[in-house]
RNAcentral holds the sequence, with entries from MGnify. A computed fold for a 144-nucleotide RNA from a mouse gut metagenome, annotated as FMN riboswitch aptamer (RFN element). Its mean pLDDT, the model's own confidence on a scale to 100, is 82. Of the family's consensus pairs, 100% are formed in the model. Rfam family: FMN riboswitch aptamer (RFN element). Rfam's curators write: The RFN element is a highly conserved domain that is found frequently in the 5'-untranslated regions of prokaryotic mRNAs that encode for flavin mononucleotide (FMN) biosynthesis and transport proteins.

Order: sequence, then structure tokens, then C1' cells
RNA sequence: GUUUCAGGGCGAGGUGGAACUCCUCACUGGCGGUAAGCGAACCAGCUAGAUGCGUUCGCAAGCCCGCGACCCUGCUCGUCAACGCGGCGCAGGCUGAUUCGGUGAAAGUCCGAAGCCAACGGUCAAAGUCCGGAUGGAAGAGGC
Repeated sequence: GUUUCAGGGCGAGGUGGAACUCCUCACUGGCGGUAAGCGAACCAGCUAGAUGCGUUCGCAAGCCCGCGACCCUGCUCGUCAACGCGGCGCAGGCUGAUUCGGUGAAAGUCCGAAGCCAACGGUCAAAGUCCGGAUGGAAGAGGC
């Protein structure tokens, strides 16, 4: 440079004229980083089966760090008589949620338990799970 890919989830019951939106139970977890866990190969010494603060690789956090989507503002470019509108332009802003117990030299990462969070617009009734912007954009990942 080019190309491909890049988000999951309402099942049961209750109330009601009406709810996948309320109530009880249920279900879901983007991308990069970190990692005392798990796995593999190798290495080491030994009585050959485990061991090892040995090496390398792979996997491992919704709530630890950072990023993305949505939204807002400014600038800029395009367009318009103007108001505006558009950019697959730039910058800034906004941007959720964790404790307790255990082990240990060390854990918001392991083990156990109990919690908590989830843009905007729509809807006969309030939505993480339905519909819509979106056959979009994108953190990024892979191929050539």
C1' cells in the first nucleotide's frame, strides 16, 4: 500500500386492555495491555516419576490500565442566495460497574462467595437482551 474479518443476550412465570420494556427467576460480555492460573514443547539434576522463583510458545479480567462505538463542541473542506446540509476530515469534551473471604513473599487478575454495570432514538407500558440509524462506523486482528 492493498485486501478480508471485526458484539453477545428474554427461556419460564406474574400483573395488565396492552409489557421480550414493569415484578420474580433467566441470559449476554467488543479491542489492546497486564497476569502468582492452565496447557504444550524444550532444558536441568536425580533412583525415572514426579519436581523446578529454568527457557519459549499458546490461552486466561464485563466491573485494573488504555481504546472503540453513541452523543456534544470548535475548526476545516465541500455544497448552498441564505438558513442549513454533508465529509469514509482534524482537534477537544463526554464515556458504566467490586467487594468480602481464602492461599501466598506478592493477587481489584487465581480459588470461593456475594454484588454491580451496560449510549442514543422508538414503542399501546419504563428495554443491556425487541425495532431503528447500521448492507454504517470502528478499537483492532489476519492475509498478500